[in-house]
Context: one part of a larger RNA
RNA sequence: AAGUUGUUAAGGAACUCGGCAAGUUCACCUCAUAAGUUUGACGAUAAGAGGUACCGUAUAAAUUUAAAUCUAAAUUAGAACGGUGGCACAGAAUCGGAGGCCCCGACUGUUUACUAAAAACACAUCACAGUGCAAUCAUUAAUAUGAUAGUAUACUGUGUGAAAUUUGCCCGAUGCCAUUAAUAUAAGAACGGUCAUUUUAUAAGUGACUUAUCGAAAAUCUGGUUAAUAGCGGUCUUAACUAUGAGGAUCCUAAGGUAGCAAAAUCAGUUGGCCAUUAAAUGUGGUCCGGUAUCAAUAAUGUAACGAUGGUCUCACUGUCUCUACAACUUGCUCA
Numbered sequence: 001a002a003g004u005u006g007u008u009a010a011g012g013a014a015c016u017c018g019g020c021a022a023g024u025u026c027a028c029c030u031c032a033u034a035a036g037u038u039u040g041a042c043g044a045u046a047a048g049a050g051g052u053a054c055c056g057u058a059u060a061a062a063u064u065u066a067a068a069u070c071u072a073a074a075u076u077a078g079a080a081c082g083g084u085g086g087c088a089c090a091g092a093a094u095c096g097g098a099g100g101c102c103c104c105g106a107c108u109g110u111u112u113a114c115u116a117a118a119a120a121c122a123c124a125u126c127a128c129a130g131u132g133c134a135a136u137c138a139u140u141a142a143u144a145u146g147a148u149a150g151u152a153u154a155c156u157g158u159g160u161g162a163a164a165u166u167u168g169c170c171c172g173a174u175g176c177c178a179u180u181a182a183u184a185u186a187a188g189a190a191c192g193g194u195c196a197u198u199u200u201a202u203a204a205g206u207g208a209c210u211u212a213u214c215g216a217a218a219a220u221c222u223g224g225u226u227a228a229u230a231g232c233g234g235u236c237u238u239a240a241c242u243a244u245g246a247g248g249a250u251c252c253u254a255a256g257g258u259a260g261c262a263a264a265a266u267c268a269g270u271u272g273g274c275c276a277u278u279a280a281a282u283g284u285g286g287u288c289c290g291g292u293a294u295c296a297a298u299a300a301u302g303u304a305a306c307g308a309u310g311g312u313c314u315c316a317c318u319g320u321c322u323c324u325a326c327a328a329c330u331u332g333c334u335c336a
C1' cells in the first nucleotide's frame, strides 16, 4: 500500500444512473389479518401485536397397558398464580426486510456452454388451411423408414398466445380456391409434297428436308376468399359576439380507421397543458388529447395470481454518504 473480516459518536440515502454493496428481518406459540379477486389450500408467513429461562403450587393432573378390586408399570403436557437470577432467557449457529402504485408477459417452464435470463421462445387456448389412410407431410438416388402399430375428438402446416369483454370496413392489387367455353401453342404425332437410295420396272420400303392437321398444364375469363399478403382519403362551407362545427356541397376510392386505448416500450415538436407527489420533479401516478407515425388474432382493452423482469414512492434499516477513524488477519514493497 492492497485485500479480507469486524466495529464506528450525531445524522440516516444527504451517496449514486440506480439503496449497488452492506445492514434490518429470520425459530416456535398465541392473537390479529386489508384492498382486490378467476371465490381458490387465492391474496397470506399479508400487514401488525404479544410471549419464550428456572423454581414452587405438583409424589398433583392426564393418557395407555395389565388386573374382579385395591393396585402395579410406562409415558406426558398446556394454562394459571406466586417466586428467583442475569445487561441480555428462540441467550450460540442456522434462519423471510415489509408495504403502495404502474408497464410488460397470464401462469410453472426454456434460452445466447464462455459479456444478454428478458418484455425474447415455449405454453394451455383460439382460428385458418391441408389430409379418407398405399393419407397430407418429413426423409432418401432408390427399396425402405418416420408420421403410426395412430385414423378427422387424428395427423401435418401457419398465425395467435390462460380465463373475461370483443375482434369493425375493404376482394380493386398480390396470393389461394372453384367454374365453363374459346384462343395461340410446347414436347410429340402426322395426311401430303420434294430429293436421295433400294428395285429390271411399277408398287412398296428406308433416310433427309418440308408440311395441312391433331395436341396438356399455365395464362387470358367469370366468381369466391382477409384469424390469406395487405389496405383503411382530400377540398370548400356552415349555428343571433367570438370560437367550435352537429349539418351541407364537391372530387377521388376496393374501402375511407369503427369499438377501444392514448405524450404510451408508440419519430419529432416535448421537459405538451392541468392535478397529485417533493422545500425543489426532463421522474412517477391521474386526467385531457389531432395519434395526421395508435388501433382490433402482425390481435384491441382491462385484469386476480405469478416474476432473480423494468419504472416509481413510503416505512424499517444501515459507513452508501456528511467524513472519516480504529482493530485483527493475509499478501507485496521499503528500512533495520
Stems, first nucleotide, its partner, number of pairs: 001331007010322002014320001019317001027052005036042001038162001053084005061076006085089001097315006104307002109121002126159006137146002164301003168232002173229002175225004182220002188214002192210006233251005260294001261291001272288006
The part of an RNA shown here (large-subunit ribosomal RNA, domain IV) has 336 nucleotides and comes from Coprinus comatus. NCBI's taxonomy places the organism under Eukaryota, Dikarya, Agaricomycetes, Agaricineae, Coprinus. Its Rfam family is "Bacterial large subunit ribosomal RNA". Rfam links the family to the GO terms ribosome and structural constituent of ribosome. The full RNA is in RNAcentral, with records from ENA.